[in-house]
Context: one part of a larger RNA
Molecule: small-subunit ribosomal RNA, central domain
Organism: metagenome
Formats: sequence, structure tokens, C1' cells
RNA sequence: UUGGGUUUAAAGGGUGCGUAGGCGGGUUGAUAAGUCAGUGGUGAAAGCCCAACGCUUAACGUUGGAACUGCCAUUGAUACUGUCGAUCUUGAAUGUGUUUGAUGUGGGCGGAAUAUGACAUGUAGCGGUGAAAUGCUUAGAUAUGUCAUAGAACACCGAUUGCGAAGGCAGCUCACAAAGCCACUAUUGACGCUGAGGCACGAAAGCGUGGGGAUCAAACAGGAUUAGAUACCCUGGUAGUCCACGCCGUAAACUUUGAUCACUCGCUGUUGGCGAUACACUGUCAGCGGCUAAGCGAAAGCUUUAAGUGAUCCACCUGGGGAGUACGGUCGCAAGACUGAAACUC
Repeated sequence: UUGGGUUUAAAGGGUGCGUAGGCGGGUUGAUAAGUCAGUGGUGAAAGCCCAACGCUUAACGUUGGAACUGCCAUUGAUACUGUCGAUCUUGAAUGUGUUUGAUGUGGGCGGAAUAUGACAUGUAGCGGUGAAAUGCUUAGAUAUGUCAUAGAACACCGAUUGCGAAGGCAGCUCACAAAGCCACUAUUGACGCUGAGGCACGAAAGCGUGGGGAUCAAACAGGAUUAGAUACCCUGGUAGUCCACGCCGUAAACUUUGAUCACUCGCUGUUGGCGAUACACUGUCAGCGGCUAAGCGAAAGCUUUAAGUGAUCCACCUGGGGAGUACGGUCGCAAGACUGAAACUC
């Protein structure tokens, strides 16, 4: 490289938008670039292959043929692909009308809890644990009541629910913005799919500047435990956790399952719409789940939400370790990220 693969054995990019490229619906006309056929030219010799012949044979040599799968020119063919033109509506998009949701951004508001403070009642303990101690407390704690302040998170509803491309999203409400589904088939008429580079988004932690700081809590301190205990348990506690702006760009970023299209038994629950409504049974589209046939699979299992049957495009894999390391490069304030070997060894 070919072949073969990528749920779990090595292997799907974290996710989207999209450039180049690759691939691309029905009918029809033209063209003849790809494609196919004929003819002509060329495709040096030697070599390879075949046949005959010559050295006593062979190697070797001579002669002839074939081959040289190619290129050029020309004459034709026109199914498929391409190009140009016309046309169609089922792919795609738009429109009209409903509707759905924890979709996003920015305001406003709310109650419970927690902590702190003030006042009141009240007296000797509280707290914590396996048991304790550190800790708090007669300078009046814990507990109870009233008031105030602060920050963060939103019990119940809540669900195998819903929404979002992914990360993710949950108190109530307002404004703005976006999206999906369904119905009508009204408009455009292939406008599509994928997507190397590129751009954008991207949990938590971390970083910079400025705020904020209730809770929790790396580091740290103390008390225990223990042979020891740089831990697990307890009492404290700083970064951080929160906000604004700017970086970082990684995760078991997982459905460990790339995107799109088509096809392929059924049963059942549920969400949203439509249809039909007799409240009887029954349909359709789009999601989210459970079970299961054929088929697939090494098996576990998957099974119309495929890991089945096919098609297009992208990404990735090629024994373990060395190693996601070294070096170089790009990016970053840094932490580091991305790209990414070899020697050696089994």
C1' cells in the first nucleotide's frame, strides 16, 4: 500500500456553521470531454514469452513471430457520467395558521433555609463522635421569640418528562431573541448531502483586573485514630465557590456508538400536534423509553432512535511498553494545549 476495521478488543474529531474538494432527484434536447468500437501512425535495439536453427548438450548465440496492456490522429456509437439548454415536483427552502418547551440574553420580584448582629425570655451546659477530644460557654452560650442585614441556592410540583448542535438548561414574572413539531399544500424549482483547512461555541478546575464573600471548602492549623496516619472521622479555616469583563480550550466532553438518505416483523408506555369524537375503538406525523422477530455480532448484546440491508462524504486505527514522552513548530500571561517521533525492550 492493498485488504480489514472503529459500543466493550487499537480506532468516531467535544459540538456546530461553512470554504475548497468529493458525491448528488424525474423528463427531454444538443454536444461528444470521460466511456466503447474500427482504421492508420508510433511504441529503438537488447531483454521477457513462443517456434525453428547453430556450437557434441546446456548455459550461450542466430533468425522469425508474438508482446510492448501506452501515446497520437481519424472515423463512428451515445446507454451511463460530464458540459450547455429547456422543463417537472417528490428532495430542500420559503409562506400562512395553530402550538410546545428547565432554549438563550437582560431586568424586576418572592418565600424557606443558613450565617451574623440587636433586643427579650432563660440557666449550665452546648457541640461533636464508634468512643472522645480540640472548639464555644457565667464577660450568660446552646435553646425559644421579635426585628434587621448579607450572600448563595431555588424544597414540593419533578417524571424512564421536556428543551438545546454539543457543553448544558429548573422559584415567579416582564421584555427581547431564537428553535422545533403539526396542519394547509400556497410560493421557489434540485437551490441538496458531507465537509480537509478555517471560524464560532464549549462543564469543572485554573489564570488576569475589579467587585462580592452567607454556605461549603483544596492548602493550612489543631483534636482523634494508628506501630506510624503528611489520610479516612471531628473542630476550625484561606484561595476558590458568586458577579462583570478578558483568557484558558480540556473531561469517563459517554449513547465510550460521526453526519445524511433509503429500505426492513410486531407489542407496549409516554410527550407535542392533527384527525375523529358516541367516550366505544381507531388512525397519522414528530420525539422520548421498555420488550421482541428476522438479520447481525467473538460474545455481552443491538434490533425502524440498528450494532440489520445498501449509498455518499468526513474523522480515526494497525502488537505491548518507551509515550501522549523528547525535539521542532503554532497558540497561551502562566498552568499548559495542539501537532507528535525514535533508540531501546518484551